[in-house]
RNA sequence: GCCUUCGUAGCUCAGUGGAUAGAGCACUUGAUUACGGAUCAAGGGGUCGCAGGUUCGAAUCCUGCCGAGGGCG
Numbered sequence: 001g002c003c004u005u006c007g008u009a010g011c012u013c014a015g016u017g018g019a020u021a022g023a024g025c026a027c028u029u030g031a032u033u034a035c036g037g038a039u040c041a042a043g044g045g046g047u048c049g050c051a052g053g054u055u056c057g058a059a060u061c062c063u064g065c066c067g068a069g070g071g072c073g
């Protein structure tokens, strides 16, 4: 340099054109407990890497850039 996979919540990931973007764990509050843990209930947290394009509509499709992994030279 070229090819390829990926980038979504604090972490691990789902969602591959259509509603207000979700799950588990973590975190906060409450219940319970002598205190904690476990358990139960409720809650907070997201410019979907960045910019542009296509579309009535984009996390999703296209282009460029940035970052990470793998392959080739």
Stems, first nucleotide, its partner, number of pairs: 001072007010025004018056001027043005049065005
Predicted 3D model of a 73-nucleotide RNA (transfer RNA) from a Kineosporiaceae bacterium. RNAcentral holds the sequence, with entries from ENA and MGnify. NCBI's taxonomy places the organism under Bacteria, Bacillati, Actinomycetes, Kineosporiales, Kineosporiaceae. The same sequence occurs in records of 2 taxa.